[in-house]
Molecule: transfer RNA
Organism: soil metagenome
RNA sequence: GCCACCGUAGCUCAGUUGAUAGAGCGCCACUCUUGUAAAGUGGAGGUCCUCGGUUUGAGCCCGAGCGGUGGCU
Numbered sequence: 001g002c003c004a005c006c007g008u009a010g011c012u013c014a015g016u017u018g019a020u021a022g023a024g025c026g027c028c029a030c031u032c033u034u035g036u037a038a039a040g041u042g043g044a045g046g047u048c049c050u051c052g053g054u055u056u057g058a059g060c061c062c063g064a065g066c067g068g069u070g071g072c073u
Stems, first nucleotide, its partner, number of pairs: 001072007010025004019056001027043005049065005
């Protein structure tokens, strides 16, 4: 330098059929316990990497960047 894939909650990732953003773990509170842990219930937490385009409507489609991983040279 070229090619492919990836970027969504603190972490790991769903969401590819364009129509109100989700799960597990973690965190906080409560219940339970002599107390912790476990278990149960509830809650908080997101500019969906950035900018632009298409569209009535974009996490999703298109373009350009930025970053990461792998391959080739």